[in-house]
This is a predicted structure of a 350-nucleotide part of an RNA (small-subunit ribosomal RNA, central domain) from an uncultured prokaryote. The prediction has a mean pLDDT of 89. It matches the Rfam family "Bacterial small subunit ribosomal RNA". Gene Ontology terms of the family: structural constituent of ribosome and ribosome.
Context: one part of a larger RNA
RNA sequence: CUGGGCUUAAAGGGUGCGCAGGCGGGCCAGCAAGCAUCGCGUGAAAUCCCACGGCUCAACCGUGGAAUAGCGUGGUGAACUGCUGGUCUUGAGGCAGACAGAGGUCGUCGGAACGUUCGGUGGAGCGGUGAAAUGCGUAGAUAUCGAACGGAACGCCGAAGGAGAAGUCAGACGACUGGGUCUGUCCUGACGCUCAGGCACGAAAGCGUGGGGAUCAAACAGGAUUAGAUACCCUGGUAGUCCACGCCGUAAACGAUGUGCACUAGACUGGUGCGGUUUUGACGCCGUGUCGGUCGUAGAGAAAUUGUUAAGUGCACCGCCUGGGGAGUACGGUCGCAAGGCUAAAACUC
Numbered sequence: 001c002u003g004g005g006c007u008u009a010a011a012g013g014g015u016g017c018g019c020a021g022g023c024g025g026g027c028c029a030g031c032a033a034g035c036a037u038c039g040c041g042u043g044a045a046a047u048c049c050c051a052c053g054g055c056u057c058a059a060c061c062g063u064g065g066a067a068u069a070g071c072g073u074g075g076u077g078a079a080c081u082g083c084u085g086g087u088c089u090u091g092a093g094g095c096a097g098a099c100a101g102a103g104g105u106c107g108u109c110g111g112a113a114c115g116u117u118c119g120g121u122g123g124a125g126c127g128g129u130g131a132a133a134u135g136c137g138u139a140g141a142u143a144u145c146g147a148a149c150g151g152a153a154c155g156c157c158g159a160a161g162g163a164g165a166a167g168u169c170a171g172a173c174g175a176c177u178g179g180g181u182c183u184g185u186c187c188u189g190a191c192g193c194u195c196a197g198g199c200a201c202g203a204a205a206g207c208g209u210g211g212g213g214a215u216c217a218a219a220c221a222g223g224a225u226u227a228g229a230u231a232c233c234c235u236g237g238u239a240g241u242c243c244a245c246g247c248c249g250u251a252a253a254c255g256a257u258g259u260g261c262a263c264u265a266g267a268c269u270g271g272u273g274c275g276g277u278u279u280u281g282a283c284g285c286c287g288u289g290u291c292g293g294u295c296g297u298a299g300a301g302a303a304a305u306u307g308u309u310a311a312g313u314g315c316a317c318c319g320c321c322u323g324g325g326g327a328g329u330a331c332g333g334u335c336g337c338a339a340g341g342c343u344a345a346a347a348c349u350c
Base pairs, nucleotide, nucleotide: 004321005320006319007304008303012318014201015200016199017198021194022193023192025088026087027086028085029084030083031082033081034080035077036076037075038074039073040072041071042070049065050064051063052062053061054060091191092188093187094186095184096183097182098181099180103177104176105175106174107173108172109171110154114150115149116148117147118146119145120144121143125136126135162169163168206247207246208245209244210243211242216240220236221235222234223233258317259316260315261314262313263312266295267294268293269292270291271290272289273288274287275286276285277284299306300305323350324349325348332343333342334341335340
C1' cells in the first nucleotide's frame, strides 16, 4: 500500500463541544487547477519486444526498428471535482404561539421511620441465632405514652412511565436556568456532517481543608461455627456514608452495538402534541407529528438473535482490532498531594 473486521470470538473512545483536516443540497454563467484528447521536447546506452544478419545450431553477439511510465511545454474540450460570481429552498438555523417532563443550581418548608436525652406507666427480662453466646437490664432495660433535640432518606402516586450528551435525576413549594416536541411556513439562504490534537462534563471508592455525624458500616474488638476460620452468622464499632470548596478521572462508564444522513413489509402498545368529525361539547372515531417499548416480513447473521430504535442496503467522518501468556506490566514521558491515571514495549514461553 492492498485486504478483512469491531453485540456475544481480538476490537466503539465513558460522554459531549469543537479548531485544523476529510466530506458536503438544487439551478445558471465563467475560469481551466484536477480530468480527457492531440502535437512538440525529453525519456543515454544496455535490457524486454519485432525483423534481418554473424559464430556449423543454440546460448551469445551485431544492425535496424518498435515501445516506454513519468516530466516539461503548446493547442482543444467543459460532463464531473475544484475555484469565482449569481440565484433557489427541500438540509441547517431563526421568529411567533402552544405543550410535557425526578433536566440543572440555590433556598424554604413537611410528615413517617430511626437514634439520643428527659418525664409518666410498669417490674424482669430484652436482644440475637440453625442452636447459642458475647451484648443490654433492679443504678429499672425491653414494651408503652408524652416532650425535646439530631442527622440522613423521601413510602403510596410509580409504570413496559418521564427527563438528560453521558455519568445520572424522585417529598412539597418558590427563585434562577438548559434542552426537547408540536403548530404556523413569516425570516436567513447551504450558514451543513464528522472530528486527530484541544477544552468541558464525568457513578462509586479515594485524597486535601473546614463542618456534620442519626443510620449503615471497610478496618478493628468480642461471641459463635470449625480440624483451623485472619471468613460466611451474631454483638459492638472507627474511617467513610452527609454538606461546602478543591482534587482524582476510573467502572460489566453496557444496548458489552461511535456519530450523522438517506432508503427498505407490517401488527400491537405506552408517553406527549396538532388537526378533523358530531350546529357548541365530554367520550369516542379518523388523520398527522414526535419520543419510548413488544412482536415480526424481506434481508442479515456462525448461531443466539437482529429486523424503520438494524446487527438490512448505501454514503461521510472519527475511534479501535490482528494468536494465548508475559502485560495493560517494565522503561521513558506526562498528569496527580497521594492512591494512581494516560501513553506503552521486549526477552522468554505455549